[in-house]
RNA sequence: AGCUCAUCCAGAGGGGCAGAGGGAACGGCCCGUUGAAGCCCCGGCAACCAUCCGUUCGUCACAUCGUGACGCGCUUUCGGCGCGAGCGAGUGUCGUCGAUCGGACAGGUGCCAAGUCCGGCCCGUGGGAGCCACGGGUAAAGAUGAGGA
Numbered sequence: 001a002g003c004u005c006a007u008c009c010a011g012a013g014g015g016g017c018a019g020a021g022g023g024a025a026c027g028g029c030c031c032g033u034u035g036a037a038g039c040c041c042c043g044g045c046a047a048c049c050a051u052c053c054g055u056u057c058g059u060c061a062c063a064u065c066g067u068g069a070c071g072c073g074c075u076u077u078c079g080g081c082g083c084g085a086g087c088g089a090g091u092g093u094c095g096u097c098g099a100u101c102g103g104a105c106a107g108g109u110g111c112c113a114a115g116u117c118c119g120g121c122c123c124g125u126g127g128g129a130g131c132c133a134c135g136g137g138u139a140a141a142g143a144u145g146a147g148g149a
Stems, first nucleotide, its partner, number of pairs: 003147006013042005021031003026119003043112003048108002051104004056099003060095001061093004065088003071083005116141001120138008
């Protein structure tokens, strides 16, 4: 780089160096010499992954209970007692593994102008309108995370 899945109307900026661009692409519209990109320092936001705690469900293991074979053993003999593969159900365990929901933390990322700044297509409502505004649905592209070969 490409593939799969999830999310994308929330949130969070100061300083130093630098010196003209930047907001992915195209169109628009913006940001920028009251200092863009980039680099560095400090700060912050969020909670995808990791870690930890708990809920619920499943799973397996063990324990317990019930049942228990044309079964086995014992017996004072047709009755009783014991063992017992298997089966079933409930319960229990700082139990295993998985899922689920909630919480904690901030280790791995990410992010800190504007909804991913807006946009395509379809539907609805309003306005004479193919235009505009608003609302709903959906696509493409992109961003971030996680996973896999």
SAM riboswitch aptamer (S box leader) from Streptomyces sp. SID3343, 149 nucleotides, folded computationally. Rfam family: SAM riboswitch aptamer (S box leader). Gene Ontology term of the family: regulation of gene expression. The prediction has a mean pLDDT of 79. NCBI's taxonomy places the organism under Bacteria, Bacillati, Actinomycetota, Actinomycetes, Streptomyces.